This is a predicted structure of a 356-nucleotide part of an RNA (large-subunit ribosomal RNA, domain IV) from an Acidimicrobiales bacterium.
Its Rfam family is "Bacterial large subunit ribosomal RNA".

Context: one part of a larger RNA
């Protein structure tokens, strides 16, 4: 020097990013228990006290049930007494030790606050959470050969169910709530116009040539047939279109002026939108300036409670505000306790080192 372990004067978190580790508590009986609550908790709340053998008394308790006595349905019946012996709290009185829940094993405890209500569940080999889940809420589809889902298909699952049911979705117990906007995008409906596909349709132009014509190296013209191209017209759903629909995806200003100090502005104007953020809450798990500002704790607080509202850039199921209770979650402070520290020491094991 390293690991594991153990003991310390005096001080007790000064240690540190953080009490990380470590210490303290730990058992039974008794006596006591706050605020708060969803009245079920909260609680082992918290604080105390007692505990060891020996003796005497043993009432009780509670197990066992002899002897007696009675019933009758005469029995391996049933009912009443209950001695006896085991157990044994409490009471008194004493004895020993540093220490008596003597060892091992065996809760440290209170307050504030934050997000999750709660038991669960996850990243197997770096994250157990504030993630996911959930119970309840809600919307939206499915009328039974249901929708949805796997499969080419047969077929299966839904479900041997049947809208108090099954599918998806989003929120996430409970309490008091869930405002405005349909202008965009979905989605539902609607069938009047205008757009459009295949597909009918077939006007109209071409090719080919018997035949006709001019004349000829040739040229022109051309029925039928067969073939190319092919306008009008008719013709669906989808679009445009009209409605409705936000627990559908999502949004939910901005200038200026004004009140008998000032300062603010309940009013007023004005400009723009589909509407211009409601209640609740706020420097917040969301605030940049920011260690915003007061108050509180501390001698001293960039964290922490409470408030203020100037919300860069909170806001109502992409849920808002509260909540008992729980939580190896996260913050903040006390009290008890300590080698975490001041500041080291010193013992045991075990292994490195160094000599031999």
């Nucleotide at each position: 020097c390293u690991a594991u372990g153990g003991u310390u004067a005096a001080g007790g978190a000064a240690c540190u990013c953080g009490g990380c580790a470590a210490a303290u508590u730990g058992c039974a009986u008794c006596c006591g228990u706050a605020a708060c609550u969803u009245c079920g908790g909260g609680a082992g709340a918290a604080g105390g006290a007692u505990g060891a053998c020996u003796c005497c008394u043993u009432a009780a308790u509670c197990g066992u049930g002899a002897u007696g006595a009675g019933a009758u349905u005469u029995a391996c019946u049933c009912u009443c007494u209950g001695a006896g012996c085991g157990u044994g709290u409490c009471g008194g009185a004493g004895u020993g030790g540093c220490a008596c829940a003597a060892a091992c094993c065996a809760g440290a405890g209170g307050g504030g606050a934050g997000c999750g209500a709660c038991u669960g569940u996850u990243u197997a080999c770096u994250a157990a959470a504030a993630a996911c889940a959930c119970a309840g809420c809600a919307c939206g589809g499915u009328g039974c050969u249901a929708a949805g889902u796997c499969g080419u298909a047969a077929g299966a699952c839904g479900a041997c169910g049947u809208a108090u049911a099954c599918c998806g979705u989003g929120u996430g117990a409970c309490g008091c709530c869930u405002g405005c906007c349909c202008g965009g995008u979905g989605c539902c409906g609607g069938a009047a116009g205008g757009u459009u596909a295949c597909g009918g349709g077939g006007a109209a132009c071409g090719g080919u040539u018997a035949g006709c014509c001019c004349u000829u190296u040739g040229g022109g013209c051309g029925a039928a047939g067969c073939u190319g191209u092919g306008a009008a017209c008719c013709u669906a759903a989808g679009c445009c279109c009209c409605g409705g629909u936000a627990a559908a995806c999502g949004g939910c200003g901005g200038c200026c002026g004004u009140a008998a100090c000032u300062a603010u502005a309940a009013c007023g104007g004005u400009c723009c939108u589909a509407a211009g953020g409601u209640a609740g809450c706020g420097a917040a798990a969301u605030u940049c300036c920011u260690u915003g500002u007061c108050g509180g704790g501390u001698a001293a607080g960039u964290u922490c409670c409470g408030a203020c509202c100037u919300g860069c850039a909170c806001g109502a199921a992409u849920g808002g505000c509260g909540u008992a209770a729980c939580g190896a979650c996260u913050u903040c402070c006390c009290u008890a306790c300590u080698g975490u520290c001041u500041c080291a020491a010193c013992c045991a094991u075990a292994g490195g080192c160094c000599c031999a």